This is a predicted structure of a 72-nucleotide RNA (transfer RNA) from Sheathia arcuata. The prediction has a mean pLDDT of 81. It is recorded under the gene name tRNA-Thr. It matches the Rfam family "tRNA".

């Protein structure tokens, strides 16, 4: 300097145009004499920034920013 992959809850990942979900891990209830195991039941997201496209974008698209891997 060139390609190139990722960026979605706290933490691991899903999600190929139509209001955003899963485990765990958090809170409360519920079970037990009590604890831990189980059960339910909520809370937690401007989907990395900012432009384009479209009634409609987490998706497509273009720039930028962060990381990681390839060549030189």
């Nucleotide at each position: 300097g060139c390609c190139u992959u990722u960026a979605u809850a706290g933490c691991u990942c899903a999600g190929u145009g139509g209001u955003a979900g899963a485990g765990c891990a958090u809170a409360u209830u519920c079970u037990u004499g009590g604890u831990a195991a189980g059960a339910a039941u909520a809370a937690g997201g401007u989907c990395a920034u900012g432009g384009g496209u479209u009634c409609a974008a987490u998706u497509c698209u273009c720039a930028u920013u962060a990381a990681g891997g390839g060549c030189u």